This is a predicted structure of a 366-nucleotide RNA (Bacterial RNase P class A) from Acetofilamentum sp. Its mean pLDDT, the model's own confidence on a scale to 100, is 75.
RNA sequence: GCAGUCGGUCGUUCUGUCGCUGUUUUAUUUUAUUGAAACAGAGGAAAGUCCGGACAACACAGAGCAUUAUACUUCCUAACGGGAAGAUGGUUGUGAAAUCAUAGUAACGAAGAAGAAAAUAACCGCCGAAAACUCGUUUUUCGGUAAGGGUGAGAAGGUAAGGUAAGAGCUUACCGGUGUUAUUGGUAACUUUAACAGCUGUUCGUCUUAUAAGUUGCAAUCUCAUGUAUAUCGAUGUCUAAGGGCUGCUCGUCCGAUAUCGAGGGGUAGAGAGCUAAAGUUGCAAUGCGAAUUGUAACGCAGAUAAAUGACAGAAGCCUGAACAUGUUUCAGGAACAGAAUCCGGCUUACAGAUCGACUGUUUUU
Numbered sequence: 001g002c003a004g005u006c007g008g009u010c011g012u013u014c015u016g017u018c019g020c021u022g023u024u025u026u027a028u029u030u031u032a033u034u035g036a037a038a039c040a041g042a043g044g045a046a047a048g049u050c051c052g053g054a055c056a057a058c059a060c061a062g063a064g065c066a067u068u069a070u071a072c073u074u075c076c077u078a079a080c081g082g083g084a085a086g087a088u089g090g091u092u093g094u095g096a097a098a099u100c101a102u103a104g105u106a107a108c109g110a111a112g113a114a115g116a117a118a119a120u121a122a123c124c125g126c127c128g129a130a131a132a133c134u135c136g137u138u139u140u141u142c143g144g145u146a147a148g149g150g151u152g153a154g155a156a157g158g159u160a161a162g163g164u165a166a167g168a169g170c171u172u173a174c175c176g177g178u179g180u181u182a183u184u185g186g187u188a189a190c191u192u193u194a195a196c197a198g199c200u201g202u203u204c205g206u207c208u209u210a211u212a213a214g215u216u217g218c219a220a221u222c223u224c225a226u227g228u229a230u231a232u233c234g235a236u237g238u239c240u241a242a243g244g245g246c247u248g249c250u251c252g253u254c255c256g257a258u259a260u261c262g263a264g265g266g267g268u269a270g271a272g273a274g275c276u277a278a279a280g281u282u283g284c285a286a287u288g289c290g291a292a293u294u295g296u297a298a299c300g301c302a303g304a305u306a307a308a309u310g311a312c313a314g315a316a317g318c319c320u321g322a323a324c325a326u327g328u329u330u331c332a333g334g335a336a337c338a339g340a341a342u343c344c345g346g347c348u349u350a351c352a353g354a355u356c357g358a359c360u361g362u363u364u365u366u
Base pairs, nucleotide, nucleotide: 001362002361003360004359005358006357007356008355009354010353012316013315014314015313016312017311018310020041021040022039023038024037025036026035027034043337047348048347050346051345052344053343054342055217056216057215058214062251063250064249065248067213068212069211070210071209072086073085074084075083076082087102088101089100090099091098092097103208104207107206108205109204110203111202123149124148125145126144127143128142129141130140131139132138157175158174159173160172161171162170176200177199178197179196180195181194182193185190221273222272223271224270232263233262234261235260236259243255244254245253246252280299281298282297283296284295285294286293287292318334319333320332321331322330323329324327
């Protein structure tokens, strides 16, 4: 210099004119959707609605079952299926790295197609016995076998020797896996070393264990004003409790003089709260590998309701291209993903361009 991996920051700036919303102050005095001034006004993902909560209601308080989710270790957090740092196993890459999995296992079930067979296996093959015969390395039947071959992602751990009728962990040696005991290091998951054991194939689901979850969600919920009739009719049922709420079901508990279904009608759709001071942001210091925690100081940062947060002009900055006089030159064009709606913590997805740091590979020069 080129090519890459990982982590972060910014993602336009200034001026002027006009316009919109909120808060505060002020003027008028008609208190109003009026005028004036000041200040503030859409993200790093506001998106998805996937998780976790705060908060609210269900009069009060539950229990069990079902269902769903999570699952290596330690720590962080209000909590989480989240984050930080690690462990073991696998896959990709030369590498920096990226990515997947991880509670238990006695039993049960499934694993397309291929294959004889997916765990009590036998197609080809090998060995033994008997019989027949065209007497040949033949054919048939019975028994033994899992070493060799084939199918497959995977066929009963690998290599070697002994042994056998032929073979096989059948036996032995070495090695791999698994388990037990001791041991090194570690908070732990695990790891180092050694001895013993012939125990020796996978994945997924059911099942078991532990933890968590009451339900609904700001269109929740609470209050005020105005107005009114559930008048009337029919059917069914109930006071010895029908029905309803909590809750998917059961128990329990509470309300209960009217309940359910059908017909036929009346009033209202306005205003306020919730609604922004937050498990808040930023700076500094200390502790910690880190996520974070503690202390201190400052700030206090939109609250709309059919939905405001903008439009125009000029200059500058950034990116791309062209020209030549090669320079803070001239001209032209462009600027990503995208818009709060109760709030917060995460995850996932989208993103033009600029920039910072650490690391890897490679080339060349000094």
The model forms 98% of the base pairs in the Rfam consensus. Rfam family: Bacterial RNase P class A. Its family is annotated with ribonuclease P activity, tRNA processing and dimeric ribonuclease P complex in the Gene Ontology.